Large-subunit ribosomal RNA, domain IV from a marine metagenome, 316 nucleotides, folded computationally. Rfam family: Bacterial large subunit ribosomal RNA. The RNAcentral record of the full RNA draws on SILVA.
Context: one part of a larger RNA
RNA sequence: GUACCGCGAAGGAACUCGGCAAAAUCGCCCCGUAACUUCGGGAGAAGGGGUGCCAGCUCUGAGGAGAGCUGGUCGCAGUGACUAGAGGACUCCGACUGUUUAAUAAAAACAUAGCCGACUGCUAGUUCGAAAGGAUGUGUAUAGUCGGUGAAUCCUGCUCAGUGCCGGUAUCUGAAAUCGGGUUUCAACCUGAUGAAGGACCGGUAAACAGCGGGGGUAACUAUGACCCUCUUAAGGUAGCGUAAUACCUUGUCGCUUAAUUGGCGACUUGCAUGAAUGGCCCAACGAGAGUCCUACUGUCUCCGCGGUACGUCCG
Numbered sequence: 001g002u003a004c005c006g007c008g009a010a011g012g013a014a015c016u017c018g019g020c021a022a023a024a025u026c027g028c029c030c031c032g033u034a035a036c037u038u039c040g041g042g043a044g045a046a047g048g049g050g051u052g053c054c055a056g057c058u059c060u061g062a063g064g065a066g067a068g069c070u071g072g073u074c075g076c077a078g079u080g081a082c083u084a085g086a087g088g089a090c091u092c093c094g095a096c097u098g099u100u101u102a103a104u105a106a107a108a109a110c111a112u113a114g115c116c117g118a119c120u121g122c123u124a125g126u127u128c129g130a131a132a133g134g135a136u137g138u139g140u141a142u143a144g145u146c147g148g149u150g151a152a153u154c155c156u157g158c159u160c161a162g163u164g165c166c167g168g169u170a171u172c173u174g175a176a177a178u179c180g181g182g183u184u185u186c187a188a189c190c191u192g193a194u195g196a197a198g199g200a201c202c203g204g205u206a207a208a209c210a211g212c213g214g215g216g217g218u219a220a221c222u223a224u225g226a227c228c229c230u231c232u233u234a235a236g237g238u239a240g241c242g243u244a245a246u247a248c249c250u251u252g253u254c255g256c257u258u259a260a261u262u263g264g265c266g267a268c269u270u271g272c273a274u275g276a277a278u279g280g281c282c283c284a285a286c287g288a289g290a291g292u293c294c295u296a297c298u299g300u301c302u303c304c305g306c307g308g309u310a311c312g313u314c315c316g
Stems, first nucleotide, its partner, number of pairs: 001311008010302002014300001019297001027051005036041001038151001052073009074078001086295007093287002098110002114149007125136004154280002157212003162209002164205005171200003177194006213231005240274001241271001252268006
């Protein structure tokens, strides 16, 4: 000097992106235990007390053993070493257990139960194969395949103009083929009729792909605008939520938290550019998920010191 470890006055996160790391808690018995809640939980919540040894006695048990009472006694300390939860409050995301980038990502990503849609009546639909033949399935719509969403609760608004899908269709369009006519020695060629799917056309369908406006005026202070006018669209964003994992302006404004806060939380909200299964809002429980605060605790720090073990270097 490096690595690992032990201890530390006073302070106690002042360190730092951030309590990273360390410390603290820890077993068992007894008491006690909040908000919230899907009434199961939350919960080992939180918080408090006890714990050794010796003697006698009581109770339970077939017994090993267990539970207790009284008294005595030692230490700083009795789960005496080892072993062995730190806790609480608020918010975001995902309901949960689970799965994942073998070797930089474990998550808010994937999956999930639940919900919804599409196809399918079985020689089905989907799928493998050139076929024969196979899988789903020796199943049969309470089944199977495909797609979306993602527990439960409360809900899921408007638009079918575009694109897609489904259905219909008097008429129009519509290939080969067949038939008729013309021409020709024969073919080629010209032309008419028949007329499928598809398209035009007419409907339906948004838990299909998707989309969901602008201008002007108006109430007896001001401000605001329930109301009115107008342009325009397929329809003009409903309930909710909202400066958000979404807000440019932005460190929005107000309140709480701090001595001080671009943080966090709660409100407001004109939302650059939220919004309803591309799901919306809420949410108990859960999370090696993200952010914030408090208690405890500490060499993280003020500010470093001492000691141990191992290795290295130097001196002897």